Annotation:
Predicted 3D model of a 139-nucleotide RNA (c-di-AMP riboswitch aptamer (ydaO/yuaA leader)) from Desulforamulus ferrireducens. The sequence is in RNAcentral, with records from Rfam and Ribocentre. Lineage of the source: Bacteria > Bacillati > Clostridia > Eubacteriales > Desulforamulus. Its mean pLDDT, the model's own confidence on a scale to 100, is 78.
RNA sequence: UGUAAAAAUUAGCCAAAUCCUAGCAAUAGGAACGGAGGACCCGACUUUUUUUGGGGUGAAUCCUGCAUUUUGUGGGUAGGGUUUAUUCCUUUCGACCCGAACCCGUCAGCUAACUUCGUAGGCUAAAAGGAAAGGGAGG
Numbered sequence: 001u002g003u004a005a006a007a008a009u010u011a012g013c014c015a016a017a018u019c020c021u022a023g024c025a026a027u028a029g030g031a032a033c034g035g036a037g038g039a040c041c042c043g044a045c046u047u048u049u050u051u052u053g054g055g056g057u058g059a060a061u062c063c064u065g066c067a068u069u070u071u072g073u074g075g076g077u078a079g080g081g082u083u084u085a086u087u088c089c090u091u092u093c094g095a096c097c098c099g100a101a102c103c104c105g106u107c108a109g110c111u112a113a114c115u116u117c118g119u120a121g122g123c124u125a126a127a128a129g130g131a132a133a134g135g136g137a138g139g
Stems, first nucleotide, its partner, number of pairs: 010125005018031005032119006042109001053107001054104004062076005079098005088135006
């Protein structure tokens, strides 16, 4: 000097997944955010729906090619995320990515009251770091 790796601080990203109180701790409670079940009315309703099961969380659905067809591996796509480094929100264009996984267990339309559950996990950092419109905060 260069390359790579680890840790920590700090800053930031996906996601509902954060904060507060009590306690030595275990743990408990609360706020906030998120999910599920659950009336009237409405919807559906004998051509229904029911194993061709059905349903839920989630952006993650659908089409298609190849193959050794068990499953693997490509292309596209509904949809979703990041990106202007003072900070917050919305939108357009461009660029770069994701487009999974799991759960319930024959059962659930919507749904006030009410009941109930979750607050995990995973990443980025010397590389990258675009152009605009509007709002708000602040000066």